């Protein structure tokens, strides 16, 4: 000097565990503001993330249990069935759901310097 390589934060997918919601929060989308992170060191975007505020959109329940009302058949007692309403997250589902963890894949925006290998 040129070549090859390693390594970060993190991202995506899958698994597991514990939750949250389903009674509608969360997730996802848009705008504004602020903040933060970005291989070992330095710099760092029109890229990334988070928080706050605002906006648009939007859902999957079923069963069990409990209470009330009405009706029906039985036939006169507080029992059965059906329907409606309310309450309820216990079970199973559902949610572009949260956190933790495991595996796999991807992984400097870019610039300068460095590390390893061999020439």
């Nucleotide at each position: 000097u040129a070549c090859a390589g390693a390594g970060u934060a993190g991202a995506a997918g899958a698994g597991u565990g514990c939750g949250c919601g389903u009674a509608a929060a969360g997730u996802g989308c848009c705008g504004c503001u602020u903040u933060g992170a970005c291989g070992g060191g330095g710099a760092g975007u029109u890229g990334c993330a988070a928080a706050g505020c605002g906006g648009a959109c939007g859902a999957a329940a079923g069963c069990a249990c409990c209470g009330g009302c009405a009706a029906a058949a039985g036939a006169u007692c507080u029992g059965u069935u059906u329907g409606c309403c309310g309450a309820c997250c216990g079970c199973u589902g559902c949610g572009g759901u949260g956190c933790a963890u495991u595996c796999u894949u991807c992984g400097c925006a870019u610039c300068c310097c460095g590390c390893u290998g061999a020439a």
Model confidence (mean pLDDT): 77 of 100. The RNA shown here (THF (Tetrahydrofolate) riboswitch aptamer) has 119 nucleotides. Rfam family: THF (Tetrahydrofolate) riboswitch aptamer. Gene Ontology term of the family: tetrahydrofolate metabolic process. About the family: Tetrahydrofolate (THF) riboswitch was first reported for Ames et al. as an RNA motif in 5' untranslated (5'-UTR)regions of folate transport and biosynthesis genes in Firmicutes genomes.